Molecule: transfer RNA
Organism: Trichonephila inaurata madagascariensis
RNA sequence: AUGUCUGUAGCGCAAUGAGUAGCGCGUUGGACUUCUAAUCCAAAAAUGGUGGGUUCGAAUCCCACCUGGGAUU
Numbered sequence: 001a002u003g004u005c006u007g008u009a010g011c012g013c014a015a016u017g018a019g020u021a022g023c024g025c026g027u028u029g030g031a032c033u034u035c036u037a038a039u040c041c042a043a044a045a046a047u048g049g050u051g052g053g054u055u056c057g058a059a060u061c062c063c064a065c066c067u068g069g070g071a072u073u
Base pairs, nucleotide, nucleotide: 001072002071004069005068007066010025011024012023013022019056027043028042029041030040031039049065050064051063052062053061
């Protein structure tokens, strides 16, 4: 320099046939227990790396840039 993959909740990961985002762990509250742990119930937390574009509608399609990984020269 070229081309490739990745970026989603505190952490690790889903969801790509575009229709408005889930799971596990964790956190908070409650139940149970003499207390803790375990178990059970409930809740909060992400506008999806940033900015544009297409569309009635974008995590999903297109463009540029940024982060990180690996490939070729």